Small-subunit ribosomal RNA, 5' domain from Gossypium laxum, 476 nucleotides, folded computationally. Its Rfam family is "Bacterial small subunit ribosomal RNA". The coordinates come from a structure-prediction model, not an experiment, and the mean pLDDT is 81.
Context: one part of a larger RNA
């Protein structure tokens, strides 16, 4: 001197734009953050004098919830980052070739009866379906043959048709899997390893394999640093820095994690942050038998801390889920509020004005400086306050904007609303009077103060940067 997610002291006009718990992966009151679909189905409500028609719905059903969204403990590993492999899978979506005939049984809702203090159940009947099952019937599967396995649903419409189901091929998107090569410190850590390493059957797995078993074999692997400790997510992009290299907030990608261990189930997909089981630790409730809970979503609280924002406004926009569709939902996103916390822009007036005013502050008492500065005269209205006008952001004939009492744009009033802050011995731009007297203090280094301190403390004047300026911390 430069940088920061920054703190902290004094001071504070506007805007544009980003950022804002780097601490306790500490504990959470309260709200919301995953729903939708009646054009899959019996049924029930509302309304209607009735019919019809409309609307809403607990509960069967189907997508969906495995994304978005957050954290960074864990992990030193094929976790990442590059380059490449072969033994898989893939809902939705696209291309294509076939198929949808015939029966059946039940379970929820609902009723009746009942336990329980709750959460939640139990038992009997009764019902419907794109739920669920049965024979049959296939150009797929089992290498061939043989034989053997294994589907389907319908709903809307007057209809044409549409929209789904099934069973096969094929891209595409996704992803599982293996490998070359790189990825931090200690050796005052030198050996490690028995499923260990390799075959054989058998098991499983979408898929390769000691991924598990049984039985053979004694193998692997290590100063090119194993193993064993300690650390710490990794990467692009981004600051810094001549490089080398460092950091690894925001933004993108991959990976772990969801109170702590473990465990499966449902799926095309999880071993599943707002599913489920079992333990533990906690906190809540209870009629002591029993029972619910997990903010590392977004708001916010409590604690820790130098130290970090609203319990907000909206689906308009872009995106996502359902849906035929109208729509519904989205704390995702879009904004708006707070923070000088960063960075840019822009202001705090321009011209004229010496009686060099009046006042401070120095004097060598003549004077000099603050100073054209101020007053005063004149002009302007960035910006500020009052009215009026008023958008684009919507695309797709009309409709439809949180943001929005907006940007913006006219008029109008009036210098009117707006400067600190550190320094002044050298380094370092800028120097005098009073105080004080080795006191009381300054300090970054060198030093300064013991009676004429440019070095403490006040004042004048200067110098610097300026909505900022010092000051500590880290780091180049």
């Nucleotide at each position: 001197g430069g940088a920061u997610g920054a703190a902290u002291g004094c001071u504070g006009g506007c805007g544009a734009c980003a950022u804002g718990c780097u601490u306790a992966a500490c504990a959470c009151a309260u709200a919301c953050a995953a729903g939708u679909c009646g054009g899959a189905c019996a049924g029930g409500a509302a309304g209607u004098g009735g019919u019809g028609u409309u609307u809403c719905c607990a509960g069967u059903g189907g997508c969906g919830g495995a994304u978005g969204g957050g954290u960074g403990a864990g992990u030193a590993a094929c976790a990442c980052g590059u380059a490449a492999g072969a033994a898989c899978c893939u809902g939705c979506c696209c291309u294509u070739g076939g198929g949808a005939g015939g029966g059946g049984a039940a379970c929820a809702a609902c009723a009746g009866c009942u336990g329980g203090a709750a959460a939640c159940g139990g038992c009997u009947g009764c019902u419907a379906a794109u739920a669920c099952c049965c024979a049959g019937u296939a150009g797929g599967c089992u290498a061939a043959a043989g034989a053997g396995u294994a589907a389907a649903a319908c709903g809307a419409g007057g209809a044409a048709u549409c929209c789904g189901c099934u069973c096969g091929a094929g891209u595409a998107u996704g992803g599982g899997c293996u490998c070359g090569c790189g990825u931090u410190u200690g050796a005052u850590u030198a050996g490690c390893u028995a499923g260990u390493u390799g075959g054989u059957g058998a098991g499983g797995c979408a898929a390769u394999a000691g991924c598990u078993u049984a039985c053979c074999a004694a193998g692997g692997u290590g100063a090119u640093g194993a193993u064993u400790a300690a650390u710490a997510g990794c990467u692009g992009g981004u600051c810094c820095g001549a490089g080398a290299g460092g950091a690894g907030a925001u933004c993108a990608g991959g990976c772990a994690c969801a109170u702590u261990a473990g465990g499966a189930c449902u799926g095309a997909g999880a071993c599943a942050u707002g599913a489920c089981c079992u333990a533990g630790a906690c906190u809540c409730c209870u009629a002591u038998g029993g029972g619910a809970g997990a903010c590392a979503g977004u708001a916010g609280u409590g604690g820790g801390g130098a130290a970090u924002u609203u319990u907000c406004c909206a689906c308009a926009a872009u995106a996502g889920g359902c849906g035929a569709a109208a729509g519904c939902c989205u704390g995702a996103u879009g904004g708006a509020g707070u923070a000088a916390u960063a960075u840019c822009g822009u202001a705090u007036g321009g011209a004229g004005g010496u009686a060099g005013a009046a006042g401070g502050c120095c004097u060598a008492c003549g004077g000099g400086u603050c100073g054209u500065g101020a007053a005063c005269u004149u002009c302007u209205u960035u910006u500020u306050c009052c009215a009026g006008a008023g958008a684009a952001g919507a695309a797709a004939c009309a409709a439809u904007u949180a943001c929005g009492a907006u940007a913006u744009c006219u008029g109008g009033g009036g210098a009117a609303u707006a400067a600190g802050c550190a320094u002044c011995g050298g380094c370092u731009a800028a120097c005098u009077c009073u105080u004080u007297u080795c006191c009381a203090g300054u300090a970054g280094c060198c030093a300064c103060a013991g009676u004429a301190a440019u070095a403490u403390a006040g004042a004048u004047g200067a110098u610097g940067c300026a909505a900022g300026c010092g000051u500590u911390a880290u780091u180049c």